[in-house]
Record summary
Predicted 3D model of a 76-nucleotide RNA (transfer RNA) from Aquella oligotrophica.

RNA sequence: GGAGCGGUAGCUCAGCCGGUAGAGCAGCGGACUUUUAAUCCGUUGGUCAUGAGUUCGAAUCUCAUCCGCUCCACCA
Numbered sequence: 001g002g003a004g005c006g007g008u009a010g011c012u013c014a015g016c017c018g019g020u021a022g023a024g025c026a027g028c029g030g031a032c033u034u035u036u037a038a039u040c041c042g043u044u045g046g047u048c049a050u051g052a053g054u055u056c057g058a059a060u061c062u063c064a065u066c067c068g069c070u071c072c073a074c075c076a
Stems, first nucleotide, its partner, number of pairs: 001072007010025004019056001027043005049065005
């Protein structure tokens, strides 16, 4: 330098043939328990990496940029 994959809640990830953004864990509150743990119930939390475009409507499609991983090439 070229190609591919990925960036979504505090963490691990799903959702990616366009139509109101989710799960598990964690956090908070409660129940249970002599207490803790475990279990159960409820609940908080998101400019979907950034910018632009297409569209009535974009996490999803297009373009550019940034970051991470893998492969290839080149140089030493």

The same sequence occurs in records of 3 taxa. Its Rfam family is "tRNA".